[in-house]
Molecule: RNase P RNA; transfer RNA
Organism: Dehalococcoidia bacterium
This record gives sequence, C1' cells and structure tokens, in this order.
RNA sequence: CAAGAGGGCCGGGCGGCCGCCGUUCCGAUUCGUCGGAAGGGAGGAAAGUCCGAGCACCAUCGGGCGAGGAUGCCCGCUAACGGCGGGGCGGGGCAACCCGACGGAAAGUGCCACAGAAACAUACCGUCCCGAGCAUUCGGGAUAAGGGUGAAAUGGCGAGGUAAGAGCUCACCGCUCCGGUGGUAACAUCGGAGGUCAGGGCAAACCCCAUCCGGUGCAAGGCCAAAUAGAGGGAUACGGCGCCCGACCAGUCCCCGGGUUGGCCGCUCGACCCCGGCGGCAACGCCGGGGCUAGAUAGAUGGCUGCCGCCCCCGCGUACAUGGGGACGAAGCCCGCCCAGGCGGGUGUAAACUCGUGUGCGCAGGGGAACAGAACUCGGCUUACAGGCCCUCUUGCGCA
RNA sequence: GUCCCGGUGGUGUAGCCUGGCCUAACAUACCACACUGUCAAUGUGGAGAUCGGGGGUUCGAAUCCCCUCCGGGCGCCA
Repeated sequence: CAAGAGGGCCGGGCGGCCGCCGUUCCGAUUCGUCGGAAGGGAGGAAAGUCCGAGCACCAUCGGGCGAGGAUGCCCGCUAACGGCGGGGCGGGGCAACCCGACGGAAAGUGCCACAGAAACAUACCGUCCCGAGCAUUCGGGAUAAGGGUGAAAUGGCGAGGUAAGAGCUCACCGCUCCGGUGGUAACAUCGGAGGUCAGGGCAAACCCCAUCCGGUGCAAGGCCAAAUAGAGGGAUACGGCGCCCGACCAGUCCCCGGGUUGGCCGCUCGACCCCGGCGGCAACGCCGGGGCUAGAUAGAUGGCUGCCGCCCCCGCGUACAUGGGGACGAAGCCCGCCCAGGCGGGUGUAAACUCGUGUGCGCAGGGGAACAGAACUCGGCUUACAGGCCCUCUUGCGCA
Repeated sequence: GUCCCGGUGGUGUAGCCUGGCCUAACAUACCACACUGUCAAUGUGGAGAUCGGGGGUUCGAAUCCCCUCCGGGCGCCA
C1' cells in the first nucleotide's frame, strides 16, 4: 500500500428571533387563571412488540395428575431470560476469524412424490450353480461384490474365503457397551469386549426424555367529582378449577338496555448514570467518590435564520506521481567549410514547454445531510440507518 | 398502548391444519371463433398468479419455522 477479520464510538457545533410542555420562585387575581424570572425537555435504535422481569389486580393464585405452550451440548453470569460470557463438538475460511433450532430415529407410530426390482425384506441387468435343449434360450436356486434408478440402497477399506459372493472370517477405521486417565462438566484419550453390528433420511411430522410456565395487563389499579332507567333476562353448591384431594366462597357474576365521559394518584430515584480501585480469561461482582437526567394525555420537545464544520458535483490555481507530444533531435561536445561568427554534418543525453489521467491542498459557485420520535418502567433480542472517527489483528506485495 | 386475524391471476375465494399427483383449482371479468340481421345469452378454444418480501428446515415449501412489510378488527378493551 492492497484485500480482509474483530471490536468500540459519533450520528452536526455555537448563536439570534418567534413559539410549545412540565418544574421552582416572585407578583397579581373576579380563585377560573394571568404576568415575569430561572432552570429542564427524545433515541441508538425511543421502532417491531419477539422474549424475560418489576409493579398492580383477579373467587379461586394450595397439592398431585392431565392438557397446552416454551426451551434443548456443558459450565458460569444474572432479579430473570429463549439473553450474555467461556468451553466442547461439527462445518466454512490460507489466516485473522465466522456459522450452528447442537437431546433422542439401536422406544413407538407415520411419511419418503417421480424413478427404481426393492424406500423394509425386495433379485431388473449381471455373476455363479443345477436341470432341460443341437442351439438362440427356458425353468429352479444362490448372491446385495459390480451395473442401473434415486436426494437417499442395507457400515468403509484391504486380505482370506467361496461355485460366485457376503461380517462368512480376520486386521484397521467407524459404531455400541464396560473400565482407566485428564477435565466441575460437555468431552478428549487409552485399554478391553461385542459381527444376534442396529438398513438410510425426516422430530422447523406426531411423539419420548429433561427443565420451566396461574391469568390479565398501567386502558393494570386506587381516589374524588359528575351522571342515572332498571320491578329487564339469566347463573348460583349436581356451582365456582379439565380431573382428584384439601381449604374457601350466599351475595356476587354474566347478558341486554341507558347515563357520565372531567380531575388527581399510579408517573418517573431506578436491578439508574459517570469516574476510579480490586477480584474474575470473560459475562459480571464488590468497594469508594460524584451526578439527578422528559413526564405529555389527541399527546410538548418545533419554525425561520447567521457563521463554522461534513459530503457530493462543476470550474480555477498549485504540488507530486504517471503516460503522450516535444524527438523529422534544444543546449553542450567533436569534425569540416567559408573565414571570426555563421553554415553543414556527426555524437547521443534528454530538458524547458505542452496535453491527458490520478491523488493531496487551497479558492469560488451550486446541491445535499440518513433511520426514525418517548406514552408505566427496566434487562435483552431483532430490524432500519446518509456519512464519519478510533483501536486491535490476518494475508499478500514493496522498501529500509 | 394491548391482543387477535388476514395477504394466492383484474376481482372474489379454495388449496395451508395432514409438504409431493399444485407446472396451483373454481366463479366472474378479458381475448378469439361459432351461433344471430345485430347485441346479449349460449357453446368451443385461449391468455393471465410462482402464492406480500427475504432467509432457513427438507430430496422437495403456497403449505412447516424465523425475520420483515402492508392491511383490517378499532375510538374499542376504560
């Protein structure tokens, strides 16, 4: 320098004028508000609402079973998680590094279109044996080694063996089981046994195993005010939980119809933010110091404008690099001629100058600036995003 | 804010749960021809969707899973 990998951060700045929503203080008030001052006022995702919690309520929120849902290698972190960190195994990349819905198909059921003989018990071609026949061939049997079909074909490979073959037998690998060693574990490794060693795939098919889950969500819920039409209909212990057990529940619940639709609390100090130290590989934890950082309720956080900064386009200038012209050969040097400054020839370097391209810097003009906006709060995930900055690492090339 | 449902020719739907014969069916609309003096109706033939978009699972996806976009229930659940 080029190509790439991982991580972190920013996502305009400073003003002017006019507004919007809260807070505090002061003043006025007809108690409805009004005026003034000070100070605060969107994000990294506030989004999607996909998970996990806090908080609140619930005539059923106890125990067991069942149903339903979710998760799925191991260990840790955490309030918790389907999140995060580290590790294992598998896959990809030369590498930095990245990706993995990663329990079970040697429990059961089911499915595997077309093709193919068979997608479970199956012989189409081929091979081999036997029988018939002069023979093309026909019949019976053996065989999964070869061919063919398919996404997938009955562990792989070699040797022995056999009529030909075959875990039929043997070695190695793979698989299952047992044991040793290392590791908290997943797992790795070593040794032994097993050929009655199981045909393949699908569990993002049913399912099995393990773990977890009561439901509803701030429109939860509480208070005040306002309002009024219920002789309306229905359920009520054989009920209220799917089942069982135990406890509890006689005034509640549901439907229909009608009225009011204002205010306060919940509401923003919280598993909060910043800095430093210590422990831990890390996620994170502990300690110390500092900070207060939106609370609107049809929903405030905006509009115009000045300067600067950023990006793009066009133009000009300038520096460097590179290519072309200059080169039908400048200057210089050499030789010759005429004769004291000119002409001709040779040599062979390549400059000034000029044109184009690229990069950097400067100036002037024009244009542009993303994704998106709190609605109870918090921890995550996912998705969207113009432009820009920083750190670490890998590979290749060049130079010292 | 909360929860639920849907997206398949121009239009309205089926297929999805239980993946394959889906190169996707039906109705209507469209085009051509026939019939008719002409139109309609009718008959025959034809064209038209890759299943909202992307990714994954699988041999194979409209169908199963994940992400995302759009629309609706809806001023109603207080």